[in-house]
RNA sequence: AGAGUUUGAUCCUGGCUCAGGACGAACGCUGGCGGCAUGCUUUACACAUGCAAGUCGAGCGAGAAAGCCCCUUCGGGGGUGAGUACAGCGGCGAACGGGUGAGUAACACGUGGGCAACCUGCCCCAGAGACUGGGAUAACGUCCCGAAAGGGACGCUAAUACCGGAUGAUGUGUGACCUGCCAAGUGGGUCACGCCAAGUGGUAGCCUUGGCUUCUGCUCUGGGAUGGGCCCGCGUUGGAUUAGCUUGUUGGCGGGGUAACGGCCCACCAAGGCAUCGAUCCAUAGCUGGUCUGAGAGGAUGAUCAGCCACACUGGGACUGAGACACGGCCCAGACUCCUACGGGAGGCAGCAGUGGGGAAUAUUGGACAAUGGGCGCAAGCCUGAUCCAGCCAUGCCGCGUGAGUGAAGAAGGCCUUAGGGUUGUAAAGCUCUUUCACCCGCGAAGAUGAUGACGGUAGCGGGAGAAGAAGCCCCGGCUAACUCCGUGCCAGCAGCCGCGGUAAUACGGAGGGGGCGAGCGUUGUUCGGAAUUACUGGGCGUAAAGGGCGCGUAGGCGGCGGAUCAAGUCAGGGGUGAAAGGCCUGGGCUCAACCUGGGAAUUGCCCUUGAAACUGAUUGGCUCGAGUUCGGGAGAGGAUGGCGGAAUUCCCAGUGUAGAGGUGAAAUUCGUAGAUAUUGGGAAGAACACCGGUGGCGAAGGCGGCCAUCUGGCCCGAGACUGACGCUGAGGCGCGAAAGCGUGGGGAGCAAACAGGAUUAGAUACCCUGGUAGUCCACGCCGUAAACGAUGUGUGCUAGACGUCGGGGGUCUUAGGCCUUCGGUGUCGCAGCUAACGCGUUAAGCACACCGCCUGGGGAGUACGGCCGCAAGGUUAAAACUCAAAGGAAUUGACGGGGGCCCGCACAAGCGGUGGAGCAUGUGGUUUAAUUCGAAGCAACGCGCAGAACCUUACCAGCCCUUGACAUGCCCGUCGCGGGCCCGGGAGACCGGGUCCUUCGGUUCGGCCGGACGGGACACAGGUGCUGCAUGGCUGUCGUCAGCUCGUGUCGUGAGAUGUUGGGUUAAGUCCCGCAACGAGCGCAACCCUCGUCCUCAGUUGCCAUCGGGUUUGGCCGGGCACUCUGGGGAAACUGCCGGUGACAAGCCGGAGGAAGGCGGGGAUGACGUCAAGUCCUCAUGGCCCUUAUGGGCUGGGCUACACACGUGCUACAAUGGCGGUGACAAGGGGCAGCCAAGGGGCGACCCGGCGCCAAUCCCCAAACGCCGUCUCAGUUCGGAUUGUACUCUGCAACUCGAGUGCAUGAAGUAGGAAUCGCUAGUAAUCGCGGAUCAGCAUGCCGCGGUGAAUACGUUCCCGGGCCUUGUACACACCGCCC
Repeated sequence: AGAGUUUGAUCCUGGCUCAGGACGAACGCUGGCGGCAUGCUUUACACAUGCAAGUCGAGCGAGAAAGCCCCUUCGGGGGUGAGUACAGCGGCGAACGGGUGAGUAACACGUGGGCAACCUGCCCCAGAGACUGGGAUAACGUCCCGAAAGGGACGCUAAUACCGGAUGAUGUGUGACCUGCCAAGUGGGUCACGCCAAGUGGUAGCCUUGGCUUCUGCUCUGGGAUGGGCCCGCGUUGGAUUAGCUUGUUGGCGGGGUAACGGCCCACCAAGGCAUCGAUCCAUAGCUGGUCUGAGAGGAUGAUCAGCCACACUGGGACUGAGACACGGCCCAGACUCCUACGGGAGGCAGCAGUGGGGAAUAUUGGACAAUGGGCGCAAGCCUGAUCCAGCCAUGCCGCGUGAGUGAAGAAGGCCUUAGGGUUGUAAAGCUCUUUCACCCGCGAAGAUGAUGACGGUAGCGGGAGAAGAAGCCCCGGCUAACUCCGUGCCAGCAGCCGCGGUAAUACGGAGGGGGCGAGCGUUGUUCGGAAUUACUGGGCGUAAAGGGCGCGUAGGCGGCGGAUCAAGUCAGGGGUGAAAGGCCUGGGCUCAACCUGGGAAUUGCCCUUGAAACUGAUUGGCUCGAGUUCGGGAGAGGAUGGCGGAAUUCCCAGUGUAGAGGUGAAAUUCGUAGAUAUUGGGAAGAACACCGGUGGCGAAGGCGGCCAUCUGGCCCGAGACUGACGCUGAGGCGCGAAAGCGUGGGGAGCAAACAGGAUUAGAUACCCUGGUAGUCCACGCCGUAAACGAUGUGUGCUAGACGUCGGGGGUCUUAGGCCUUCGGUGUCGCAGCUAACGCGUUAAGCACACCGCCUGGGGAGUACGGCCGCAAGGUUAAAACUCAAAGGAAUUGACGGGGGCCCGCACAAGCGGUGGAGCAUGUGGUUUAAUUCGAAGCAACGCGCAGAACCUUACCAGCCCUUGACAUGCCCGUCGCGGGCCCGGGAGACCGGGUCCUUCGGUUCGGCCGGACGGGACACAGGUGCUGCAUGGCUGUCGUCAGCUCGUGUCGUGAGAUGUUGGGUUAAGUCCCGCAACGAGCGCAACCCUCGUCCUCAGUUGCCAUCGGGUUUGGCCGGGCACUCUGGGGAAACUGCCGGUGACAAGCCGGAGGAAGGCGGGGAUGACGUCAAGUCCUCAUGGCCCUUAUGGGCUGGGCUACACACGUGCUACAAUGGCGGUGACAAGGGGCAGCCAAGGGGCGACCCGGCGCCAAUCCCCAAACGCCGUCUCAGUUCGGAUUGUACUCUGCAACUCGAGUGCAUGAAGUAGGAAUCGCUAGUAAUCGCGGAUCAGCAUGCCGCGGUGAAUACGUUCCCGGGCCUUGUACACACCGCCC
């Protein structure tokens, strides 16, 4: 000293929370010793029992008993105990000490003063005195009453008890005079009058019976000291939702009372006194030194210790006394408790212990007067729950210990592990050593000046034994120091805030480990801090909470220039006080510390005094610049009243005129043939004033708009004269105050809440339409609010400018005008500065001053209650409970918008063909099932994984089997080849049992020695298409082949971030050019790659008679040749290169030439940063979890092929651009040895027989649409082919469930497909066939190939998707949002 928490991120505002300290604490877990402290904060609740205030025989009278001794007539007596005990009279004390905090907001307390308005026992100093008499009374005795407590009558007696008289002053009261102080008042001095004493006790001595001396006691007076009483200044909680309070009240005269002043009390007189500088009332509270905290200022607090106050069961009262209105006194009343013989009595722990109760919670019915202190006493001494000690409690603070050294095989065990190891950890054990504390034995204090020690056989000292008796608590997600495993699975739980937990949780619970503190550790509560979060130090108010709607003005606050005086504030010097303790500094004492103690400084304050005079203030006399007055001009929707005007609207009358008008997106309600609308003329009424008109003007604000007149406020300019600070602000107060609304009375054309109807709509209490009443207008009176906003209080001064505009003045020129300048207003931009930013910026939100108003997290709420105002509506003032961890401001990046701009894409449009309807195929959902294995789910799942489910596949189901296993590695034993063929038996098969034949591994050191294989065995392990794609890798889909996504440096910004990448053009493109605080770069784009298109070249077992020759089986068939085609290697070619136009002289675009090809030539490969927790654990890999005679493995059979339905993708069609029959052509790209298969032959055909050729530019698979000819003639057909029957073919161990194909027969739906929806821009769509992968067989699917070969695109308004810029946002899981 800060940190966490609002956001995707940022800055700010702002609240909440944490880290620190403290405690008279409590609770949880734990607990060795000592020292020093502390210990009912709650019921000022009630109290059993004991103790807490007595003492004096040196004031007085009286005066036992037990016991012991002696005597005895045995009844008793005497002595002693003893002048003792008990009690009484009397004196002093009991008013201290001790307790508590109820009450008290007050002179109660604190601080400083005053008393000339006072008292003070005991103590000290000084002076004077103490003479002379008297009568009682308790105790005691007798009697009586009462249960008791207690009382009564009579009688006796003493005093330092009580009373009279005398003396008597410097004392006191009254009166008079003199004098001092500051007026009132009062001090001092002098004189006159009234008012006092206990000749006591003891000791000793003397001397003697009375005195002297000593000590003590007594009286009066003065003084001191101490303690108190009273008065005053200042300070001392919250509430104004308490604003008025007061009749002994305020003052006076007189008196009473008191120690004393006083309305303290009384009579009379006056009518005052207090209060927004907060009276009164309500609530709360003992105050202070201090204590805790804080850098301080401050805040909180008032236990222990100390000072003061108040109280003593509750309330009231006085008595005694120096002192009380009296804690352990009295009286009365009350409540409560106890005793009682029912008549009456007794009591007061907020003293020390202790009990009950209350409570989260607070101790012993201890010891001693040894010390300190107190009371009494001459003293000895007695009393003292004050006090000193001890006891209990980790309640706090402080100190100490629970061992030290060594010890690596880094033991065992635990935990983790990538299985190697790591960690616990020198930790332990072991070895060596020590003995503080505790324990045992002994000695044994100081505290005590001479005696006396409760503590206490304590502290301490010496000796002894033995590592021996002694460690826990909290935490480990961030804040905040400390991490792993297991369990759990939004459960159980944690949590101070943020937040953790939904199957890998460092946040829950346990464990290991670690961190922190340590005889404690955590939790809870409270308080200060952090919080500058009430801001005096030290905050704010345009948009975060916050400027009053505006003005006038009271109190108050503040105030121009120069002079004089005063000295209140201010400053300086000196003095007094600010108790002690505490705190701080510095010494000292307990071994240290805590603790105790000496000294110092400090105590920021108050008071007195001496000075200073700058500033503030006060007084006084001046000044003119602030303010105001005057004169001359000026502008203006400033205000009020009265009048006038035209346009428009509606209505009325009349004319013309006819079928509509009106209204809307479209309509309808409505008006109109009873004549509307339209139009012409005339009339009426009310309201508002077009153009001018303007970031123009005026006003304090609200607000003000035709013209004229009258009345009137303010402002500006110019002039110079006058007044002389007359000023600014302004709590309360008063006034003004839009619209709506209210009251009374008018007025009412238009408009128009409410209302009605018509539309719209799912609805439409709305938006739109037709009507329409309050109201809008006037007069008078209320209301008093507003986004009453510049969301910006008023005033003054200062601080760069530029450009407009309104009003006035001045100057100047080339004068219906311009320029320069000045004052006042109103705007835009902008420097400095300010601001969180936005922005403000001489009209400040800058720099300052003065005054006012207002704010202190969000919600609850501008609400409730109360007060005030109002006719009402309501206004104003204005909370709390409860609840949240935020609510907010500005700006940033995105995303989004039924916002804008620009631009793309088969996105729409323009076209062609489809899907959706039919039948079938295929996939999916659903259903069914023993199972119908699993996954995929909008685009981007659904002819997808599957490029081939009859068995296998296969993961599913049923049944039957196996258990080291079908597969891998390691060990042991055995056998040796292994293996294969064939046969037999059981079985559904796996499997089991048996026979036979063939074959007879390699190396070798010749050893089953090694390798290898098989069989058997036990254990480690194998195995799992079991789960988690939300633990993952890899791969993939998608936006999207879209043109974007970023970085470095620089610059800008407090920052997120921006710039670059935006802008002007251009492109398919962030493609390029230009500009630019940017300059460059990377991933993407493009290009480089493949392919098609042209040519050249090289090569030549295909191609050609092109060229030459041969041959006739006429086919490049043959010889021969590579020219052409082709194949496949290389190369060329295209670059806006050329020309013209356009553009900015650019990039580029348009047109043209040439060219096989032209502005990217067509196609492919290629997929940026990222998004979707997208898909896949069933391709593979892989963490974790789960199964282990089964969730593994084998087998047979079944299922994945089910079928009321629904959807996707396809095939075939519905026909004549066609079907059928016949006939005649043309291709590319591929494949082929368990293969493709020719010729030839058989079969109607599938196919079969056959076997040539071909490991393939050589052979084979191998074309169709199309053309031509014929037929069918619009029909469910010669269309269409489903379905079914039957007979076959092929593959295969096997076609029942469940293959494909063929022939014959059967011939279904279907006649162009609703809403809706898909593809395609050229060699494309459409159409036609061919091939391939998979594959024994099975293709309408998929991947390829070629043939034939169109139509259309005006255009970008709209739908969908996308890119860039911009704008709004309360969204950020981002509009499938948020929110009510």

Notes: Small-subunit ribosomal RNA from an uncultured prokaryote, 1380 nucleotides, folded computationally.